[in-house]
This is a predicted structure of an 88-nucleotide RNA (c-di-GMP-I-GGC riboswitch aptamer). The coordinates come from a structure-prediction model, not an experiment, and the mean pLDDT is 88. It was read from a public genome assembly, where an Rfam model found it. Of the family's consensus pairs, 95% are formed in the model.
């Protein structure tokens, strides 16, 4: 370097509940563990989700399609740093 143990001493925390922020996706913080060797950190590809705002139709009731500039690192690649050290 790969590689990843029923090691060791630690670490993050998915569903769910509560608070908040937010138009939403979703973020923070409490609490809870389903998992996890980068589940650290980054949207740089793709890939998802939202769609205020903006076009477009539609209409006289607030309705649909489209669109990121929003968001998701616990989808998958890249890119950066970084913990232990058994087996191969």
């Nucleotide at each position: 370097u790969u590689c990843g143990a029923u090691a060791a001493g630690g670490g993050c925390a998915a569903a769910c509940c509560u608070g908040u922020c937010g138009a939403a996706a979703g973020g923070c913080a409490g609490g809870g563990a389903c998992g996890c060797a980068a589940a650290g950190c980054u949207g740089c590809g793709g890939g998802u989700c939202u769609a205020a705002g903006g076009u477009u139709c539609a209409a006289a009731u607030g309705g649909a399609a489209c669109u990121a500039u929003g968001a998701c690192a616990g989808c998958c690649g890249g890119g950066u740093u970084g913990c232990c050290g058994a087996c191969u």